[in-house]
Molecule: c-di-AMP riboswitch aptamer (ydaO/yuaA leader)
Organism: marine sediment metagenome
């Protein structure tokens, strides 16, 4: 200038003032939150037992296979990602992770609340 991402922009006011701190809007993002709809197996069939805890941000799920105490490892895949305004197709490359709530949350209008970080620098090519 650009890439991944929600993760930009403005304004003000203070300070130890080329720099930090705090406040407020605007935008994008996520969470809890009615009615209505929905709502895991197995046994019994009449009520009742048994057994699995559950969820949430990501694209980041799942499945084999070696090791294995724990953990690693490697083959696949759901799924995502690869600048020059945006779409589409073909091929090529990459990622296919991490954390979080704490026994509780289904969807959900009002309504309530939290976030704005972090990593990266030729980051693909034809075609229409």
């Nucleotide at each position: 200038c650009g890439c991944c991402u929600a993760a930009u922009c403005c304004c003000c006011g203070c300070c130890u003032c080329u720099g930090g701190c705090g406040g407020g809007g605007a935008g994008c993002g996520g969470g809890g939150g009615a009615a209505c709809c929905a709502c895991g197996g197995a046994g019994g069939c009449a009520c009742u037992u048994c057994c699995g805890g559950g969820g949430g941000u990501g694209a980041a799920u799942c499945u084999c296979g070696c090791u294995u105490g724990g953990g690693g490892c490697g083959a696949g895949u759901a799924g995502g990602c690869c600048a020059a305004c945006u779409c589409c197709u073909u091929c090529g490359g990459c990622c296919g992770a991490a954390c979080c709530c704490g026994u509780c949350a289904g969807c959900u209008a009002a309504c309530c609340u939290c976030g704005c970080a972090g990593g990266c620098g030729u980051a693909g090519a034809a075609g229409g």